[in-house]
Molecule: Bacterial RNase P class A
Organism: Micropepsaceae bacterium
RNA sequence: CCAGAAGGCUGGAUGACUGCUGGCGUGGCAACACGCUGGAGGAAAGUCCGGGCUCCACGGAAGCAUGGUGCCGGGUAACGCCCGGCGGGGGCGACCCCAGGGACAGUGCCACAGAAAAUAAACCGCCCCCCUACGCGCUCGCGCGCUACGGCGGGUAAGGGUGAAACGGUGCGGUAAGAGCGCACCGCGGGCCUGGCAACAGGAACGGCACGGCAAGCCCCACCAGGAGCAACGCCAAAUAGGGGUGGCAUAUGGGCCGUUUCCGGCUCGUCACCCGGGUCGGCGGCGCGAGGCGUCCGGUAACGGACGUCCCAGAGGAAUGGUCAUCCAUCUCCCGCGAGGGAGGGGACAGAACCCGGCUUACAGGCCCUCUGGCUCA
Numbered sequence: 001c002c003a004g005a006a007g008g009c010u011g012g013a014u015g016a017c018u019g020c021u022g023g024c025g026u027g028g029c030a031a032c033a034c035g036c037u038g039g040a041g042g043a044a045a046g047u048c049c050g051g052g053c054u055c056c057a058c059g060g061a062a063g064c065a066u067g068g069u070g071c072c073g074g075g076u077a078a079c080g081c082c083c084g085g086c087g088g089g090g091g092c093g094a095c096c097c098c099a100g101g102g103a104c105a106g107u108g109c110c111a112c113a114g115a116a117a118a119u120a121a122a123c124c125g126c127c128c129c130c131c132u133a134c135g136c137g138c139u140c141g142c143g144c145g146c147u148a149c150g151g152c153g154g155g156u157a158a159g160g161g162u163g164a165a166a167c168g169g170u171g172c173g174g175u176a177a178g179a180g181c182g183c184a185c186c187g188c189g190g191g192c193c194u195g196g197c198a199a200c201a202g203g204a205a206c207g208g209c210a211c212g213g214c215a216a217g218c219c220c221c222a223c224c225a226g227g228a229g230c231a232a233c234g235c236c237a238a239a240u241a242g243g244g245g246u247g248g249c250a251u252a253u254g255g256g257c258c259g260u261u262u263c264c265g266g267c268u269c270g271u272c273a274c275c276c277g278g279g280u281c282g283g284c285g286g287c288g289c290g291a292g293g294c295g296u297c298c299g300g301u302a303a304c305g306g307a308c309g310u311c312c313c314a315g316a317g318g319a320a321u322g323g324u325c326a327u328c329c330a331u332c333u334c335c336c337g338c339g340a341g342g343g344a345g346g347g348g349a350c351a352g353a354a355c356c357c358g359g360c361u362u363a364c365a366g367g368c369c370c371u372c373u374g375g376c377u378c379a
Base pairs, nucleotide, nucleotide: 001375002374003373004372005371007369008368009367010366012328013327014326015325016324017323018322020039021038022037023036024035025034026033027032041350045361046360048359049358050357051356052355053229054228055227056226066225067224068223069222070221071085072084073083074082075081086100087098088097089096090095101220102219106218107217108214109213110212123160124159125156126155127154128153130151131150135146136145137144138143168186169185170184171183172182173181187209188207189206192203193202194201195200233285234284235283236282243276244275245274246273247272248271249270254269255268256267257266258265259264292311293310294309295308296307297306298305299304329348331346332345333344334343335342336341
């Protein structure tokens, strides 16, 4: 210098004018005014996971159903998150990826192709035995003999062919041809030894191989989970309508409704004043000191934990956090210039709190820092 890998930070700056909003202070009866001060993010997003908090339900414990998680160890309030390791896969490498318990508990599935998809089986082929001629040989002939590329029966699973997957692989021996039939190495299996907390790794001997795949099919095992969510929930509390009570006035030979109508029977009652209680509109709280931020030291490989110091850091609620201008910065385009440079114009990623916190995921123009890998060149 080129190509790459891992991690982190930042993501416009300053000033002037002018708004909006929380807190405090001063003035004011109040409305409000003035002053000081605070005012979006790394994701505030998706609302996927885990909690705090609130209400509801519920004797404790255990279990059932349903849902979730799933190598091992650690971290954490907790997690499906994070860290470290193991195993498998990819890359020359830095490093990256993995939905990674159980297939001898049971049950089910394995399309097409193929002989066969799991109690094995045999299409082509290979081999053996037997039979046979229209073939071959002998014979004048009858006939006899031989043979397979023909036929009957049997052996085999090395080879071919099918498939995502074919009942261990390679080699030597062996055999009629073959075959773990025998042997060596590799693989596999259960137990043993060594190391490791463990997942697991390594080793020697043994076993001739028995046990295909799928649990993002049902299922089995272990562990976790009561439900709903700040529109939770608590408090204050109009007008109107309606409910209850007390008192005043009125009264029924009445009014209304039901039994289809009459008779008859059942039920029911107006108005004014005051008081009480519930709900709605509205208002207040919940709501900003917290699993909090920053710094130093200590423990730990790390995630993280501890001690000390220091700081207070948005709270709106139809929903504030904005707008205009100037100068600059990063960057892009065009023009002038041999060049250093100069001039003009454009222009700032994704996005935006709504009870809070820990994660994950997704979006993101540009810029910066640190560590590492492979290659080239120079000294």